[in-house]
RNA sequence: CCUCGACAAAGGCAAACCAGUCGUGAGGCUGGGACGCAAAGCCAUGGGCCAAGUCAGCGAAUACGAGGGGGUUUGCUGUCGUGGUCGCCAGGCUGCCGAA
Repeated sequence: CCUCGACAAAGGCAAACCAGUCGUGAGGCUGGGACGCAAAGCCAUGGGCCAAGUCAGCGAAUACGAGGGGGUUUGCUGUCGUGGUCGCCAGGCUGCCGAA
C1' cells in the first nucleotide's frame, strides 16, 4: 500500500415515530428520537421501487339521449415523458482507524 473488518480505540451518521415547514404527490429540510450502518460520505449513470400526471384499453357509478352514443367521476392494467429514493442493488468519486 492492497484485500479485509475486531465485543479494539477516537470520532461519525441516524430508520420508525413525534413536532414544525416546503411540495399536487412520492418525498425533502429543521429539531427531537435511535432501528440500524465501515462508506448509512458524495453522484440518479443502469436496473428496481414509489408519486402525481399524459394517452390507450377494460370495468364501475352517475346525469343526458328514442337510439347509435358521447359527457362527468372513479378503479385496474399498459404507455410516455417528468419527478422522488444512493438507508433497494449495481457502477463511479472520495475517506477515519488497524487486530486477525